[in-house]
RNA sequence: UAUCAAGAAAGGUGGAGGGAUUUGGCCCAAAGAAACCUUAGCAACCUACACAAUUCCAACAGUGUAAAGGUGCUAAUUCCAACCCGAUGGGGGAGAUA
Numbered sequence: 001u002a003u004c005a006a007g008a009a010a011g012g013u014g015g016a017g018g019g020a021u022u023u024g025g026c027c028c029a030a031a032g033a034a035a036c037c038u039u040a041g042c043a044a045c046c047u048a049c050a051c052a053a054u055u056c057c058a059a060c061a062g063u064g065u066a067a068a069g070g071u072g073c074u075a076a077u078u079c080c081a082a083c084c085c086g087a088u089g090g091g092g093g094a095g096a097u098a
Base pairs, nucleotide, nucleotide: 001098002097003096004095009039010038011037012036013035017028018027019026022082023081024080025079040074041073042072045070046069047066048065049064050063051062078094083091084090085089
């Protein structure tokens, strides 16, 4: 600085917690939580290519396509609220990812 209402799960180990933190809710969980491993997938930030504009070239930004690799992610809007405002909403703060 950008994004966070979309999207995407099976198996093994494990054995009681988990949804970031605090408070209040609401949920998930012995029909097996967290964590780790394997496989699969999602997405398109990094990446590659193309397009259009500018007198030309290049770069940035924009749009589109792709998905080998590096991250990330695969219950619920970042699960919801908390502070502010003109309050079915918006902003701020915190957090997550790049």
SAM riboswitch aptamer (S box leader) from uncultured Chryseobacterium sp., 98 nucleotides, folded computationally. Taxonomically the source falls in Chryseobacterium (Bacteria, Pseudomonadati, Flavobacteriia, Flavobacteriales).